[in-house]
Parts: sequence; structure tokens; C1' cells
RNA sequence: AAGCCAUCCAGAGUGACCGAGAGACCUGGCUCGACGACGUCGCAGCAACCCGCCGCCCGGCGAGGGGACCCUCCCCGCGCGGCACGGUGCUCACGCCAGGAUCGAUGGAGU
Repeated sequence: AAGCCAUCCAGAGUGACCGAGAGACCUGGCUCGACGACGUCGCAGCAACCCGCCGCCCGGCGAGGGGACCCUCCCCGCGCGGCACGGUGCUCACGCCAGGAUCGAUGGAGU
């Protein structure tokens, strides 16, 4: 970078710097913004996609014990729940809303 999969009505803000627009793009609305928005950096937080860890259920391999059959243990896998050290992400308003578009954003696996 192109394609694939999942998610996008829950949740979570302050300090410094900067200085005029910002909310991805188009149209229309609406909102935020010199009481400093947007952005960058720091700190704090949210969340649980990935890594990791814990518990439960089910299934499977193996070992041991009694021995129709069952019990115990190790390991592996699916699912569910939990934790939050690590990798990302996110922290006005549902991706702000409606319509549009070869839409967009984030994460993951592989090439």
C1' cells in the first nucleotide's frame, strides 16, 4: 500500500504552547471557538481490539486409580466472565444530524 474481518447511539479532561478557524470530504442544518476552539506535548482517565494472567462450562489427547463405568491430574481448543502490567486506540454533541460519495476512522490476521 491493496484486499479481508470486527467495531463505530456506552464510557472517559485537565495543564502548558500556539493563535483562527474547527467538527474527514460535498450540500443543507446544527454545535464548539479570542472566557482561546482545532492542533502539538505532558499528566490523568475511559475502554477491553491485540498480548498476558485468573475463574467457570463443554470437548479432545495423554497418565494414574478403582476397574460394566466412573474419578483425579497434566496439556490443548471453543465459549462465557473477570483483571488491566504491556501494544494500539479513544476522552463536546451517535462517525454531531440528513442526503451523497470509489465514504471515513480504529483495531486484528495474513500477503
Model confidence (mean pLDDT): 84 of 100. SAM riboswitch aptamer (S box leader) from Rothia santali, 111 nucleotides, folded computationally. RNAcentral holds the sequence, with entries from Rfam. Its Rfam family is "SAM riboswitch aptamer (S box leader)". About the family: The SAM riboswitch is found upstream of a number of genes which code for proteins involved in methionine or cysteine biosynthesis in Gram-positive bacteria. Lineage of the source: Bacteria > Bacillati > Actinomycetota > Actinomycetes > Rothia. The model forms 97% of the base pairs in the Rfam consensus.